[in-house]
């Protein structure tokens, strides 16, 4: 240095719920709170999943369907960076 991850040490992040806000929604931001996480740090390149405002189609009364340019990194793969140091 790389790989690896321990009943090590010092740290870190924060699920659900609740409060406030943004958004059409999915969801996100802040506070509180911790289910958990050895990358649960960052990145939408590939897959997967979620939503459907606008658009298009059907209906022509309510409505229904398709679809991402939206979202999810705590769904997976991949890329980049990183604390500590037993085996």
């Nucleotide at each position: 240095g790389u790989u690896c991850g321990a009943u090590a040490a010092g740290a870190g992040c924060u699920a659900a719920a609740c409060c406030a806000g943004u958004g059409a929604a999915a969801a996100c931001u802040g506070g509180c709170g911790g289910c958990g996480c050895a990358a649960a740090g960052c990145c939408a390149c590939g897959g997967a999943u979620c939503u459907a405002a606008a658009a298009c189609c059907c209906a022509a009364c309510c409505g229904g369907g398709u679809u991402a340019u939206g979202a999810u990194g705590g769904c997976c793969g991949g890329g980049c960076u990183a604390c500590c140091g037993a085996a």
Predicted 3D model of an 87-nucleotide RNA (c-di-GMP-I riboswitch aptamer) from an Anaerolineae bacterium. The source organism's lineage runs through Bacteria, Bacillati, Chloroflexota and Anaerolineae. It was read from a public genome assembly, where an Rfam model found it.